A computed fold for a 90-nucleotide RNA from Geomicrobium halophilum, annotated as Glycine riboswitch aptamer.
It was read from a public genome assembly, where an Rfam model found it.
Model confidence (mean pLDDT): 80 of 100.
RNA sequence: AUGAUGACAGAGGGAGAGAUCGUUUAAAGCGACGCCGAAGGAGCAAGCCGGUAAGGUGAAUCUCUCAGGCCCAAGUACUUCUGUUUGACG
Numbered sequence: 001a002u003g004a005u006g007a008c009a010g011a012g013g014g015a016g017a018g019a020u021c022g023u024u025u026a027a028a029g030c031g032a033c034g035c036c037g038a039a040g041g042a043g044c045a046a047g048c049c050g051g052u053a054a055g056g057u058g059a060a061u062c063u064c065u066c067a068g069g070c071c072c073a074a075g076u077a078c079u080u081c082u083g084u085u086u087g088a089c090g
Base pairs, nucleotide, nucleotide: 006085007084008083009082010081011080012079013078018033020032021031022030023029034070035069036068040066041064042063043062047057048056049055
């Protein structure tokens, strides 16, 4: 010095599902029933290791719904741009 990949920050985009019922007036809280999956979390296939097997490893936007959420707002996986950093390859 090229700048793959990863991390962080800012700005933008970003869905889903009861403005349900009762309590006491909206919201919030509590209780009841009904739902959503894209914070987080958990589970697993093929393959690989082992080999006789047991077993180990093994991803997600899949599955579960513990958590979270179900007017708006906020938040959200993911993604775009910019900046900082890392430094595969050349």